This is a predicted structure of a 350-nucleotide part of an RNA (small-subunit ribosomal RNA, central domain) from a bacterium. It was read from a public genome assembly.

[in-house]
Context: one part of a larger RNA
RNA sequence: UUGGGCGUAAAGGGUGUGUAGGCGGCGAUGUUAGUCUCCCGUUAAAUCUUUCGGCUCAACCGAGAGUCUGCUGGAGAAACGGCAUUGCUAGAGGACGGAAGGGGUCACUGGAACUCAUGGUGUAGCGGUGAAAUGCGUUGAUAUCAUGGGGAACACCAAAAGCGAAGGCAAGUGACUGGUCCGUAUCUGACGCUGAAACACGAAAGCGUGGGUCGCGAAAGGGAUUAGAUACCCCUGUAGUCCACGCCCUAAACGAUGAUCUCUCGCUUUGAGGAGUAUCGACCCUCCUCGAGGCCAAGCAAACGCGUUAAGAGGUCCGCCUGGGUAGUACGGCCGCAAGGUUGAAACUC
Repeated sequence: UUGGGCGUAAAGGGUGUGUAGGCGGCGAUGUUAGUCUCCCGUUAAAUCUUUCGGCUCAACCGAGAGUCUGCUGGAGAAACGGCAUUGCUAGAGGACGGAAGGGGUCACUGGAACUCAUGGUGUAGCGGUGAAAUGCGUUGAUAUCAUGGGGAACACCAAAAGCGAAGGCAAGUGACUGGUCCGUAUCUGACGCUGAAACACGAAAGCGUGGGUCGCGAAAGGGAUUAGAUACCCCUGUAGUCCACGCCCUAAACGAUGAUCUCUCGCUUUGAGGAGUAUCGACCCUCCUCGAGGCCAAGCAAACGCGUUAAGAGGUCCGCCUGGGUAGUACGGCCGCAAGGUUGAAACUC
């Protein structure tokens, strides 16, 4: 390679947009280098398979058939595929009418808590722990009241809930803005799916410049604990955490489960919309579509479990795996200010 696989054994790319490529709905007509049928030629012989024959058998040898089956040329077929033309509406998209939402960006505003300053009351402790001590406090702390400043985060609502491609998103209001769902069946008429490359986004930490710094808090200092204690506990505390702009590009980036389409019993909860029934109107009840959960039939699975949100039955496309260690290392390339990232071996060894 063939084959087999990728929830947990090795294996789904962090996520999207999307180029090439691959794959592609229903019908008509034409055509045909794919496809199918036939014919001619060629595919040396030996070898191989088989039938018969020759050496007393066999090996061996001879003859026939098959295989090697592909390729050039010619004739034909038109179901499938391609190409061209034309049509359709069930895929896809648009329009119109509704709906929900922590989806995104920016600005402004708010209350609780915390902390700082000033002033009042007030006096000897406070704080901290398993117990303590370091620490703070008579230059008046802790506690308490008032006023003012500051930064960060938004209790309750809150949910197995919602939104987003993922990362992720939660006080309130406004501006701008993306996507989704339902209904009508009004328009376009296959415009689709996937997607190497490319581009964009991408938690936290980290980096650059400038700002900001309440609380928390790597590093660091001190107090304890301990045989020691470069820790766990305590008192401090710098970077950082926050903002703007620019980088970095990783993760248990997880559902450890790629995307898309079709099909396959049910029960139940919940979010959004619609229809019917009911009603004065709603609630209730029944049904339909889309999403999020729980439990199970068939089936699958090594088991655990999955089970219409599949890990079931199938189609298309991409990514990835191939014993452990060495090693996500070395070397080289590309990217980065750096940290490092990405691509990614071998010797040797078990």